Notes: This is a predicted structure of a 105-nucleotide RNA (Glycine riboswitch aptamer) from Bradyrhizobium jicamae. The coordinates come from a structure-prediction model, not an experiment, and the mean pLDDT is 76.

RNA sequence: UUCGACGAUGCGGGAGAGAUCGAAGCGAAGGCAUCAGGCAUUCGCGUCGGCGCCGACGGAGCAACCGCCCCGGAAACUCUCAGGCAAAAGGACUGUAUCGUCAGG
Numbered sequence: 001u002u003c004g005a006c007g008a009u010g011c012g013g014g015a016g017a018g019a020u021c022g023a024a025g026c027g028a029a030g031g032c033a034u035c036a037g038g039c040a041u042u043c044g045c046g047u048c049g050g051c052g053c054c055g056a057c058g059g060a061g062c063a064a065c066c067g068c069c070c071c072g073g074a075a076a077c078u079c080u081c082a083g084g085c086a087a088a089a090g091g092a093c094u095g096u097a098u099c100g101u102c103a104g105g
Base pairs, nucleotide, nucleotide: 001105004102005101006100007099008098009097010096011095012094013093018051020050021049022048023047025045026044027043028042029041031039032038052085053084054083058081059079060078061077065073066072067071
């Protein structure tokens, strides 16, 4: 000084699957009725229960393959326990910038 690998951080890109059904509760809107504080409708929120689904956080399983071959490491495959199914958030992976470590010329 340049390139590469790994890690961290910032900024950006980033999929899939019901904004599902029911129950009671809370808030708001307007309507009807009533002299009493009720009725149903619409929207939103969270709770519980049910059915359906997703797979690119996590977890688990098998395995090509790899190794120091006793044994161990292993996926974007598989399963969905957790998680997710409008938006938001998250998100494997990826682009870029900076920093650190390692190796080489």
Its Rfam family is "Glycine riboswitch aptamer". About the family: This family represents the bacterial glycine riboswitch. It was read from a public genome assembly, where an Rfam model found it. Taxonomically the source falls in Bradyrhizobium (Bacteria, Pseudomonadati, Pseudomonadota, Hyphomicrobiales).